[in-house]
RNA sequence: CUCGCAUCGAGAGCGGUGGAGGGAACUGGCCCGGAGAAACCGCGGCAACCGGCGGCCGGAUUAUCCGGCAGCGAGGUGCCAAGUCCAGCAGUGCGCAGCAGGCGAGUUGCGGAUUGGAAGAUGUGGG
Numbered sequence: 001c002u003c004g005c006a007u008c009g010a011g012a013g014c015g016g017u018g019g020a021g022g023g024a025a026c027u028g029g030c031c032c033g034g035a036g037a038a039a040c041c042g043c044g045g046c047a048a049c050c051g052g053c054g055g056c057c058g059g060a061u062u063a064u065c066c067g068g069c070a071g072c073g074a075g076g077u078g079c080c081a082a083g084u085c086c087a088g089c090a091g092u093g094c095g096c097a098g099c100a101g102g103c104g105a106g107u108u109g110c111g112g113a114u115u116g117g118a119a120g121a122u123g124u125g126g127g
Stems, first nucleotide, its partner, number of pairs: 001127008013043005021032003026088004044080003049076002052072002055069006084119001089116004094111006
């Protein structure tokens, strides 16, 4: 860098250095920031993906192995404003407005809800 799989509405911040940006990228929005951004360092914490530990349940080819459930957490990562900050593409309801129409059916836009997708992030396994 790339492919597969899982997860993404929860959770968890102080200090030092630094000195103007930051919230992945683009567009739009909305936020954070000299009451100090990014980045780096120290310490603390969250979580439970991998690994570990012991427990319960089930299975088998039964000192062992496999699967499930919850627990612990001093190992490996990750993370610690806001939903992955929100939207963008497509579908389905609802509301409002425009157009059209004799009625019914229709169509466009906006708002909000919801489902899927795209992109991304993190872990794990492979290349």
Model confidence (mean pLDDT): 83 of 100. A computed fold for a 127-nucleotide RNA from Rubrobacter sp., annotated as SAM riboswitch aptamer (S box leader).